[in-house]
Context: one part of a larger RNA
RNA sequence: CUGGGCGUAAAGAGCACGUAGGCGGCGCGGCCAGUCAGAGGUGAAAGCCCCGGGCUCAACCUGGGAAUUGCCUUUGAUACUGCCGUGCUAGAGUCCAUCAGAGGGUGGCGGAAUAUCCAGUGUAGAGGUGAAAUUCGUAGAUAUUGGAUAGAACACCAGUGGCGAAGGCGGCCACCUGGGAUGGUACUGACGCUGAAGUGCGAAAGCGUGGGGAGCAAACAGGAUUAAAUACCCUGGUAGUCCACGCCGUAAACGAUGAGUGCUAGUUGUUGGGCAGUAUACUGUUCAGUGACGCAGCUAACGCGUUAAGCACUCCGCCUGGGGAGUACGGCCGCAAGGUUAAAACUC
Numbered sequence: 001c002u003g004g005g006c007g008u009a010a011a012g013a014g015c016a017c018g019u020a021g022g023c024g025g026c027g028c029g030g031c032c033a034g035u036c037a038g039a040g041g042u043g044a045a046a047g048c049c050c051c052g053g054g055c056u057c058a059a060c061c062u063g064g065g066a067a068u069u070g071c072c073u074u075u076g077a078u079a080c081u082g083c084c085g086u087g088c089u090a091g092a093g094u095c096c097a098u099c100a101g102a103g104g105g106u107g108g109c110g111g112a113a114u115a116u117c118c119a120g121u122g123u124a125g126a127g128g129u130g131a132a133a134u135u136c137g138u139a140g141a142u143a144u145u146g147g148a149u150a151g152a153a154c155a156c157c158a159g160u161g162g163c164g165a166a167g168g169c170g171g172c173c174a175c176c177u178g179g180g181a182u183g184g185u186a187c188u189g190a191c192g193c194u195g196a197a198g199u200g201c202g203a204a205a206g207c208g209u210g211g212g213g214a215g216c217a218a219a220c221a222g223g224a225u226u227a228a229a230u231a232c233c234c235u236g237g238u239a240g241u242c243c244a245c246g247c248c249g250u251a252a253a254c255g256a257u258g259a260g261u262g263c264u265a266g267u268u269g270u271u272g273g274g275c276a277g278u279a280u281a282c283u284g285u286u287c288a289g290u291g292a293c294g295c296a297g298c299u300a301a302c303g304c305g306u307u308a309a310g311c312a313c314u315c316c317g318c319c320u321g322g323g324g325a326g327u328a329c330g331g332c333c334g335c336a337a338g339g340u341u342a343a344a345a346c347u348c
Stems, first nucleotide, its partner, number of pairs: 003320004007302002012316001014201004021194003025088007033081002035077008049065006091191001092188003095184005103177007110154001114150008125136002162169002206247006215241002220236004258315006266293012297304002321348003330341004
């Protein structure tokens, strides 16, 4: 000496469930496998290392020792780990009471807006832009009134508010259903944590079949702009956007920060509970969440700072100069698009 790292330099899997494995709370008793100590055997010789000796020295040769970090046998020790037995309740879970919520699914309902159609009033423009034109309109538009139909989205409330593992979730009502918080401390008694494989979920776009199609709108067409304008602006407009079922499996899937547990100053806002004082209010306190600032500490700095990027432990994933390249080949998956796994030559 026996790697160092992963917020922004390369690096946390998009998220979860979970198999093997790894790791694992408090006490008592037993065993003695790991562990530790003593003894014995073995660990060939040569070589290496140390102390000597022989060739005039050295290389070379040679004597002795050490080393051979190991393995086996045996005798002990029993703190720790392990195994067996037994007990406990602080971890985990169950039960009871209460509570908040755009958590998920299905069905129904509502109003505003938009578009289209019908009818009335009404007349020459409307629309659009920086300015225009394409476009619509005397076959009566735009505007306005009444009626009907359709699809999609739910103004205000609305909030660094809430819920969810993540993706994500927002009109109202009903039904079905998941998770969470607080209080009680009745029950189980370590039943736990992580998680290679594996399985499931997973925005948008895209794909398949069948519906639907108001608005918006890739592609496309036209009008402008311009030196050009395969754009930005305008008029149209098809896939698509919506629904059902089945695929795809990606993203700046971001907190660019894996999960779990414990410990380490505070101040201030906010959400949901509990308790006490006091009684709409308010104050104190205590859990769980969500923000801002900030001590110690950390950091290359920026910054992080009880929601850690601090101090530790456990388990998983990942990185190892830039380009070539997240590419080629092969495998697996997919209807396809492609996804996933993943190099090398060469070059700087």
The part of an RNA shown here (small-subunit ribosomal RNA, central domain) has 348 nucleotides and comes from an uncultured Alphaproteobacteria bacterium. Model confidence (mean pLDDT): 90 of 100.